Context: one part of a larger RNA
RNA sequence: CGUAGGAGGCUUGAGGGGGCCCGUCCCUAGUACGAGAGGACCGGGACGGACGGACCGCCGGUGUACCGGCUGUCCCGCCAGGGGCAGCGCCGGGUAGCUGACGUCCGGUCGGGAGAAGCGCUGAAGGCAUCUAAGUGCGAAGCCCUCCCCAAGAUGAGGCCUCCCACGGCGUCAAGCCGGUAAGGCAGCAGGUAGACUACCUGCCAUAUAGGCGGCGCGUGUACGCGCAGCAAUGCGCUGAGCUGAGCCGUCCUAAUCGCCGAGGG
Numbered sequence: 001c002g003u004a005g006g007a008g009g010c011u012u013g014a015g016g017g018g019g020c021c022c023g024u025c026c027c028u029a030g031u032a033c034g035a036g037a038g039g040a041c042c043g044g045g046a047c048g049g050a051c052g053g054a055c056c057g058c059c060g061g062u063g064u065a066c067c068g069g070c071u072g073u074c075c076c077g078c079c080a081g082g083g084g085c086a087g088c089g090c091c092g093g094g095u096a097g098c099u100g101a102c103g104u105c106c107g108g109u110c111g112g113g114a115g116a117a118g119c120g121c122u123g124a125a126g127g128c129a130u131c132u133a134a135g136u137g138c139g140a141a142g143c144c145c146u147c148c149c150c151a152a153g154a155u156g157a158g159g160c161c162u163c164c165c166a167c168g169g170c171g172u173c174a175a176g177c178c179g180g181u182a183a184g185g186c187a188g189c190a191g192g193u194a195g196a197c198u199a200c201c202u203g204c205c206a207u208a209u210a211g212g213c214g215g216c217g218c219g220u221g222u223a224c225g226c227g228c229a230g231c232a233a234u235g236c237g238c239u240g241a242g243c244u245g246a247g248c249c250g251u252c253c254u255a256a257u258c259g260c261c262g263a264g265g266g
Stems, first nucleotide, its partner, number of pairs: 001153001005164007015150004021049007033038001051107005060099003066093005071086006111145003118138004165265001167179004184261003188204005209255003212251005219243002225238005
């Protein structure tokens, strides 16, 4: 820009893309078959491999804004307690999130159609015979569907539901031009279930969108200070203490200012 008014939702599926795998064991059955050795078809069940998808409840990993321990040095005047630097200084743990795995769940199925090789039925040409010439039944991991994803620019532009209205001015009054609006949208802002940007999604005071704060949770593992014991190192008590990023619930204390566009139906 188009989809012959303007919008917001929900869809159909033309047409594309993906997927389609394999094995072991058990039962049938030591049956059929076979002198024996051996050993099935058909049908049913169990387990597994690789591959693919999704997810983070579990097992783990990571987790440089969480907690603790330790060393050296500089600083906060000193002690105590802390801060900076040393690969996050080193070490032990670890919330949310992420996880491409070492974790978990799921998938290939089933079924329908057409049909390859092949096997048939009926059957002439050609009194017989013949699966084929007319007709017709079966028949593959393969083909088309069935399963998953995209999808109406599918210009063949589809469908359904809902909302807004039948304004003003200028026209050579069919068109067209200009203006203010409706439903609605955009921009801006606070953000994230989203994300390279964009897009998408949640909010913008009639507000819980983010921060702060409160409570809880998770994680660290018993803070500082004081008291007591000990010459001291240290231990014990207040104390599962103190601290606690991203988690959950709440609370307007802080920040979400102000604007613009947008139909009148050939």
RNAcentral holds the full RNA, with entries from ENA. Large-subunit ribosomal RNA, domain VI from a Pseudomonadota bacterium, 266 nucleotides, folded computationally. Lineage of the source: Bacteria > Pseudomonadati > Pseudomonadota. Rfam family: Bacterial large subunit ribosomal RNA. Gene Ontology terms of the family: structural constituent of ribosome and ribosome. The coordinates come from a structure-prediction model, not an experiment, and the mean pLDDT is 87.